A computed fold for a 136-nucleotide RNA from uncultured Nocardioides sp., annotated as SAM riboswitch aptamer (S box leader). It matches the Rfam family "SAM riboswitch aptamer (S box leader)". Rfam's curators write: The SAM riboswitch is found upstream of a number of genes which code for proteins involved in methionine or cysteine biosynthesis in Gram-positive bacteria. Taxonomically the source falls in Nocardioides (Bacteria, Bacillati, Actinomycetes, Nocardioidaceae). The coordinates come from a structure-prediction model, not an experiment, and the mean pLDDT is 77.
RNA sequence: CUCAUCAAGAGGGACUGAGGGAACGGCCCGUCGACGUCCCGGCAACCGCCGCGCACCUCCCGACCCCCCACGGGGUCCGGGCGCGGAAACGGUGCUAAUUCCGCUCGGCGCGAGAGUCGCUGCCGGGGAAGAUGAG
Numbered sequence: 001c002u003c004a005u006c007a008a009g010a011g012g013g014a015c016u017g018a019g020g021g022a023a024c025g026g027c028c029c030g031u032c033g034a035c036g037u038c039c040c041g042g043c044a045a046c047c048g049c050c051g052c053g054c055a056c057c058u059c060c061c062g063a064c065c066c067c068c069c070a071c072g073g074g075g076u077c078c079g080g081g082c083g084c085g086g087a088a089a090c091g092g093u094g095c096u097a098a099u100u101c102c103g104c105u106c107g108g109c110g111c112g113a114g115a116g117u118c119g120c121u122g123c124c125g126g127g128g129a130a131g132a133u134g135a136g
Stems, first nucleotide, its partner, number of pairs: 001136006011040005019029003024103003041096003046092002049086006060080003063076005100130001104127006110120004
């Protein structure tokens, strides 16, 4: 930088001791000990793994087979892509207060002011910003 996902899910102990929830505002969590670190659990299923299907099968890479072992050459079309399903004992991550806690914008509804606009930690839906996680 690109792509996918972000409304579900999942906590105990030890240590420490004042801030924490990215940023700003709100709102919330926190000396009834938050945040953090460590240990042990748990959740989930992004990658990897297994099965099936579809596509590709010009070239390239890998695997396998053949020509003679190598060099070199030829072939299979088996894998590389996409989708569906499965397992989660094992591998790489991730997560384990609040929708990514909410906000920005558009539309609809509701409520309150009040005049023809405004407001609302209200509800529903579309879009966006910033971020998080994974894969490349």